[in-house]
RNA sequence: UCUGAAACAGGGCAAACCCAUCGAAAGAUGGCGACGCAAAGUCACCGGCCUACAGCGGACCCCCGUCCGCCACGGUAGCGGGACCACCAGA
Numbered sequence: 001u002c003u004g005a006a007a008c009a010g011g012g013c014a015a016a017c018c019c020a021u022c023g024a025a026a027g028a029u030g031g032c033g034a035c036g037c038a039a040a041g042u043c044a045c046c047g048g049c050c051u052a053c054a055g056c057g058g059a060c061c062c063c064c065g066u067c068c069g070c071c072a073c074g075g076u077a078g079c080g081g082g083a084c085c086a087c088c089a090g091a
Base pairs, nucleotide, nucleotide: 001091002090003089004088012037013036018031019030020029021028022027035078041084042083043082045081046080047079048076049075050074055070056069057068058067059066060065
């Protein structure tokens, strides 16, 4: 560096539900709990996907306000690619 997850050693992580907190939301964090995971370890760089507070445009409207569209500066690393690093076994 590559291959593998059958075995061995240490074992690791933790989906959904529920509870609490944060958040406009998506979602995150902690607890509980295991659907799964051989990088389900770290990073939003590329593509995808989710959300749309604010902003911009529009409809109704006297206004307030409501609704619609666009939009990431918000997320997702357990969607894929990429970067970095790593246990065991083999080459």
Predicted 3D model of a 91-nucleotide RNA (c-di-GMP-I riboswitch aptamer) from a Rhodocyclaceae bacterium. The sequence was found by an Rfam model in a public genome assembly. Rfam family: c-di-GMP-I riboswitch aptamer. Rfam describes the family as follows. GEMM was predicted in a large-scale screen for bacterial structured RNA regulatory elements. Rfam links the family to the GO term cyclic-di-GMP binding. Of the family's consensus pairs, 100% are formed in the model.